[in-house]
Context: one part of a larger RNA
RNA sequence: GGAUGAACGCUGGCGGCGUGGAUAAGGCAUGCAAGUCGAGUGGGUUUAGGCCCACGGCAAACGGGUUAGUAACGCGUAGGAACGUUCCCUCGAGUCGUGAAUAACCCGGAGAAAUCCGGGAUAAUACACGAUGUGCUCUACGGAGCAAAGAUUUAUCGCUUGAGGAGCGGCCUGCGUCCUAUCAGCUUGUUGGUGAGGUAAUGGCUCACCAAGGCUAUGACGGGUAGGGGGCGUGAGAGCGUGGCCCCCAACAUUGGAACUGAGACACUGUCCAAACACCUACGGGUGGCUGCAGUCGAGAAUAUUCCACAAUGGGCGAAAGCCUGAUGGAGCGACGCCGCGUGCAGGAUGAAGGCCUUCGGGUUGUAAACUGCUUUUAUAUGGGAAGAAUUUUUGACGGUACCAUAUGAAUAAGAGGUUACUAACUCUGUGCCAGCAGUAGCGGUAAUACAGAGACCUCAAGCGUUAUCC
Numbered sequence: 001g002g003a004u005g006a007a008c009g010c011u012g013g014c015g016g017c018g019u020g021g022a023u024a025a026g027g028c029a030u031g032c033a034a035g036u037c038g039a040g041u042g043g044g045u046u047u048a049g050g051c052c053c054a055c056g057g058c059a060a061a062c063g064g065g066u067u068a069g070u071a072a073c074g075c076g077u078a079g080g081a082a083c084g085u086u087c088c089c090u091c092g093a094g095u096c097g098u099g100a101a102u103a104a105c106c107c108g109g110a111g112a113a114a115u116c117c118g119g120g121a122u123a124a125u126a127c128a129c130g131a132u133g134u135g136c137u138c139u140a141c142g143g144a145g146c147a148a149a150g151a152u153u154u155a156u157c158g159c160u161u162g163a164g165g166a167g168c169g170g171c172c173u174g175c176g177u178c179c180u181a182u183c184a185g186c187u188u189g190u191u192g193g194u195g196a197g198g199u200a201a202u203g204g205c206u207c208a209c210c211a212a213g214g215c216u217a218u219g220a221c222g223g224g225u226a227g228g229g230g231g232c233g234u235g236a237g238a239g240c241g242u243g244g245c246c247c248c249c250a251a252c253a254u255u256g257g258a259a260c261u262g263a264g265a266c267a268c269u270g271u272c273c274a275a276a277c278a279c280c281u282a283c284g285g286g287u288g289g290c291u292g293c294a295g296u297c298g299a300g301a302a303u304a305u306u307c308c309a310c311a312a313u314g315g316g317c318g319a320a321a322g323c324c325u326g327a328u329g330g331a332g333c334g335a336c337g338c339c340g341c342g343u344g345c346a347g348g349a350u351g352a353a354g355g356c357c358u359u360c361g362g363g364u365u366g367u368a369a370a371c372u373g374c375u376u377u378u379a380u381a382u383g384g385g386a387a388g389a390a391u392u393u394u395u396g397a398c399g400g401u402a403c404c405a406u407a408u409g410a411a412u413a414a415g416a417g418g419u420u421a422c423u424a425a426c427u428c429u430g431u432g433c434c435a436g437c438a439g440u441a442g443c444g445g446u447a448a449u450a451c452a453g454a455g456a457c458c459u460c461a462a463g464c465g466u467u468a469u470c471c
């Protein structure tokens, strides 16, 4: 000198674009953040629509948050072979027959509640069985096994099965990836083999048996620290530092463990168990999880509204209309940052008054003010008023916003730090090694340009300084 997710002090006019819990991955009141489908089905209630309950389908594995853990195939990069894939696209084949239940509902019961139990009736694109087999799987090549669902209405949407694709995902490997030797030896499923199990799939992934291997000063093992990358800061570069916002990947969801469902999870607002914490309780038992958006307490130098809207973009469901969406689009708050604009312009000497200095002559503040003329960015008021909407119509949260016109009147708008040298800028008064200053050298003990006040001046400017950190 540059930089910052900054904080603190003094000061503060406006706009645009960004950005804002870095500490306690501490605890959380309240509201909202994931639903949707009646063109799958039964029922309740209304009758003009409709609304509600339950079964069923799809979604809820996305989107959103955080960085605790992790030194690892976690990430980056380049490859690989033994895999999976809902929805979507292309192509082929099929969609025949039958049955038993069950919820909501009705009746009865238990409980404070959460919730649960018994009996009765019923439907389906729910469940089960049979048939067929383009095919698919297994095969001892004889054969064996494996599907389907209808709906509305005349044209589609579905359903089953196979092949291919796209995108996505799982797995393996080479190389790269912080400090520490005051960590030198580490390892028994350990290293390899055979066989089996398991998985979508390879594999000690798991197990039985066999062998005794495997890693290590090119740093194993241990300890500490840390999410990784694209990037960002700085620098001529090499490098050094860093990983906030945005994008990609990973991991986590009070702590620990487990599986279920499913194409996909070992699942943030699903389930079960244990623990801590908190809440309700009729003491028998229950309920909860903001590292979603707001908000609250706490700790802290320190970080915002319990706002508006689905109008746009995107997502889920739906044939659609549409519904949902704290994703997102916006508004609010903060000079937190960057950028832009303004706080007037011209004339004006009797060099007014006042202040300060003075050798008492004067000098300086200073064309500065007053005064005269002008302008209206900005401000205020009034009037007009968008684009963003994609279509024939309808549809705008932002917003009567941006912007435009007219009127008024210099009107609404300047500070901070410094002035011994480094370093641009000096005098007076007070103080007297005191009070104090200070980045370094150093100032202060009676003439202090270095302390304090005043005047003058210098630098930057809606900021200016200080502190912290990096280059």
Stems, first nucleotide, its partner, number of pairs: 001471004006467005013341006019334002026297003030294003035058003040055006065252003074177007083169003088165008096130004105120006135146004150157003178224003185215003190212008227249004231242004254275005277288004305331001307330003313327001314325004344374004354365004379408006388398001415460005420441003426455005436443002
Notes
Predicted 3D model of a 471-nucleotide part of an RNA (small-subunit ribosomal RNA, 5' domain) from an uncultured Bdellovibrionales bacterium. Its Rfam family is "Bacterial small subunit ribosomal RNA". Its family is annotated with ribosome and structural constituent of ribosome in the Gene Ontology. The RNAcentral record of the full RNA draws on SILVA.